Predicted 3D model of a 676-nucleotide part of an RNA (large-subunit ribosomal RNA, domain II) from a Pseudomonadota bacterium.
NCBI's taxonomy places the organism under Bacteria, Pseudomonadati, Pseudomonadota.
Its Rfam family is "Bacterial large subunit ribosomal RNA". Its family is annotated with ribosome and structural constituent of ribosome in the Gene Ontology.
The prediction has a mean pLDDT of 86.
Context: one part of a larger RNA
RNA sequence: GCCUACGAGUUGUGCUCAGUAGCGAGGUUAAGGGACUAGGUCUUGGAGCCGCAGCGAAAGCGAGUCUGAAUAGGGCUAGAGUUACUGGGUGCAGACGCGAAACUUUGUGAUCUACGCAUGGCCAGGGUGAAGGAUGGGUAAAACCAUUUGGAGGCCCGAACCAAUUAACGUUGAAAAGUUACUGGAUGAGCUGUGCGUAGGGGUGAAAGGCCAAUCAAACUGAGAGAUAGCUCGUUCUCUCCGAAAUGCCUUUAGGGGCAGCCUCAGGUGAUGAGUGGUGGAGGUAGAGCUACCGAUAGAGCUAGGGGGGGACCACUCCUACCGAACUCUGACGAACUCCGAAUGCCAUCAGCUUUAGCCUGGGAGUGAGGCGCGGGGUGCUAAGGUCACGCGCCGAGAGGGGAACAACCCAGACCCACAGCUAAGGCCCCGAAAUUCGCGUUAAGUUGGGGAAACGAGGUUUGGGUGCGAAGACAGCCAGGAUGUUAGCUUGGAAGCAGCUAUACAUUUAAAGAGUGCGUAACAGCUCACUGGUCGAGUGCCUAAGCGCGGACAAUAAACGGGCAUAAACGCGAUGCCGAAGCUUGGGAAGUGAAGACUUGGUAGGAGAGCGUACCCAGAGCUGGGAAGGUAAGCGGCGACGCUUGCUGGAGUUUUGGGUAGAGAAAAUGUAGGC
Numbered sequence: 001g002c003c004u005a006c007g008a009g010u011u012g013u014g015c016u017c018a019g020u021a022g023c024g025a026g027g028u029u030a031a032g033g034g035a036c037u038a039g040g041u042c043u044u045g046g047a048g049c050c051g052c053a054g055c056g057a058a059a060g061c062g063a064g065u066c067u068g069a070a071u072a073g074g075g076c077u078a079g080a081g082u083u084a085c086u087g088g089g090u091g092c093a094g095a096c097g098c099g100a101a102a103c104u105u106u107g108u109g110a111u112c113u114a115c116g117c118a119u120g121g122c123c124a125g126g127g128u129g130a131a132g133g134a135u136g137g138g139u140a141a142a143a144c145c146a147u148u149u150g151g152a153g154g155c156c157c158g159a160a161c162c163a164a165u166u167a168a169c170g171u172u173g174a175a176a177a178g179u180u181a182c183u184g185g186a187u188g189a190g191c192u193g194u195g196c197g198u199a200g201g202g203g204u205g206a207a208a209g210g211c212c213a214a215u216c217a218a219a220c221u222g223a224g225a226g227a228u229a230g231c232u233c234g235u236u237c238u239c240u241c242c243g244a245a246a247u248g249c250c251u252u253u254a255g256g257g258g259c260a261g262c263c264u265c266a267g268g269u270g271a272u273g274a275g276u277g278g279u280g281g282a283g284g285u286a287g288a289g290c291u292a293c294c295g296a297u298a299g300a301g302c303u304a305g306g307g308g309g310g311g312a313c314c315a316c317u318c319c320u321a322c323c324g325a326a327c328u329c330u331g332a333c334g335a336a337c338u339c340c341g342a343a344u345g346c347c348a349u350c351a352g353c354u355u356u357a358g359c360c361u362g363g364g365a366g367u368g369a370g371g372c373g374c375g376g377g378g379u380g381c382u383a384a385g386g387u388c389a390c391g392c393g394c395c396g397a398g399a400g401g402g403g404a405a406c407a408a409c410c411c412a413g414a415c416c417c418a419c420a421g422c423u424a425a426g427g428c429c430c431c432g433a434a435a436u437u438c439g440c441g442u443u444a445a446g447u448u449g450g451g452g453a454a455a456c457g458a459g460g461u462u463u464g465g466g467u468g469c470g471a472a473g474a475c476a477g478c479c480a481g482g483a484u485g486u487u488a489g490c491u492u493g494g495a496a497g498c499a500g501c502u503a504u505a506c507a508u509u510u511a512a513a514g515a516g517u518g519c520g521u522a523a524c525a526g527c528u529c530a531c532u533g534g535u536c537g538a539g540u541g542c543c544u545a546a547g548c549g550c551g552g553a554c555a556a557u558a559a560a561c562g563g564g565c566a567u568a569a570a571c572g573c574g575a576u577g578c579c580g581a582a583g584c585u586u587g588g589g590a591a592g593u594g595a596a597g598a599c600u601u602g603g604u605a606g607g608a609g610a611g612c613g614u615a616c617c618c619a620g621a622g623c624u625g626g627g628a629a630g631g632u633a634a635g636c637g638g639c640g641a642c643g644c645u646u647g648c649u650g651g652a653g654u655u656u657u658g659g660g661u662a663g664a665g666a667a668a669a670u671g672u673a674g675g676c
Base pairs, nucleotide, nucleotide: 001676002675003674004673005672006671011093012092013091014090015089016088017087018086019085020084021083022082023081026050027049028048032044033043034042035041036040054061055060064076065075066074067073096234097233099231103224104223105222107220108219114198115197116196117195118194119193120192121191122190123188125157126156127155128153132149133148134147135146136145137144161185162184163183166181167180168179169178200216202212203211204210237611238610239609240608241607242606247260248259249258250257251256261367262366263364264363265362266361267360268359269358273355274354275353276351277350278349279348280347281346287340288338289337294334295333298330299329300328301327305323306322307320308319309318310317311316370395371394372393373392374391375390377388378387379386400411401410402409415589416588417587418586420585421584422583426579427578428577429564430563431562435576437575438574439573440572441571442570448566449565456551457550460548461547462546463545464544465543466542467541468540469539477535478534479533480532481531483508484507485506488502489501490500514529518527519526590601591600592599593598612665614662615661616660617659618658619657620656621655622654623653630649631648632647633646634645635644636643637642
């Protein structure tokens, strides 16, 4: 992992609701007794219980009563029950099943290990050479010195023995802690045999929360015990009808609950529901406005006051390129401003049309983690697949088509069957169903068909608008001129158009020519421009708007058209056709609701209904060695759970109808046991 078997809403009792049945102002027995039987049944038993009257704290009154001064109002009452069975739900019980970490208590453990006690055992070999002794020296005597003897030590080296430093191996091991090599101790606080002692909030501990039988921040075993588990997981046949919620208030409450909301079923009510229109309302949002308030606010004017200055100081007064309340003009802002003020929405009422709800009482729920998109907002960074509330939609609980893929986006709501038709979104060159369709434009960047990307830059290109110049010849090019007073004045070493300053933007000659546009010189010179003529012969300069493009453009495998590819198969505007879904239509069929026409039949939690099958029991009816059950295969029937028939196998029981009773349906629980 698979197969097989087993495996989860039960039972007792009380309450409540529904159904069925009996009796009914009544209903009913319980224990116990008796009879018959041995499965229990029948009978007796009226104790008791429920109902028949309520209200009040009570006295009490009574179809009423309490409150109250009240003959007022208000509260609670005044309608038939009861017994049994079945079913839904619920209380108490383990109460759908499995699952703790733990707690209490009774015991069992020191054959492992910790420490202790008693009694035994063990430590090859080698080295070092303490004290003490002896002899000699030495001393007044000692001390002391030398030699020798001696054999001390938690001494040294190193086997047994004990330990476990480092590394490798081992890691479903040879081993639930080992092997190999190296390593530490090895006369000691040494190692070890045997016997004994200390016990669970206790022991023991050279102390690591270590060890106390492969278990230790409280051992193991039995019991309380089916502890408790607002938690996780699992919970077994079919079909049909309806179908949620992820919200509000409260909660030692926040992943749990109570009540309400939303779902379902039964009974009742009978237009009260939804949509639309008319009419009447409430309201302060969007917008707008502010010499209409509050607050904020830019510029100007005017001005009280202030600052500065003068009259030597004070007083008083004057001036002011400073500040400036209020006021005036212009401009303009605000969720917590409003002189104003919609659209929607909301409430009420009337009407008719479409539609099918609404409400009341009661039984049963589930939900009370929501999510995304769009709109208008708060918060945040006008961040987030962020967060909060509101409105709508969808997912949740929704399949189908499109979007390459992709809960929510676009289209569209799947009862079943069809090798029939039409469409939606989206598409129609190939992959790949349908146009290599038509018309007019745009793009040259493979832009694009592809997610986004700015400030800014650019004679890319297309189409508008405005304006200037232009056959009295423009624009560009080419040819020529571009002068004189004068080197303007000042400044300066110099300043001559061209360092700088000043003035005039002068005057003259002119077709035109600046007291000079740029380069240049030390300063001149020189080159050029403005400006003018000629040549040429038709447009040209500037401003502005829009379209499509270009650059700006940067991330890690090659990787942002789904691919091939495409200059139309790109982009924009328009046209015709076609493809395209479980949508719609057509043909056939099933079911639900309804009187019918007709309408309906996606569905999680969940409510309701109708059925299939298993084991056994009662009654009836059958089958079976001419082959029961079981097994297996095919065919047929039923929407389905399933059923029937036939063949083979099998070899002795078994089915069906009506009813009843349940240890009554398995794929899941890291389910349990066995097998492979």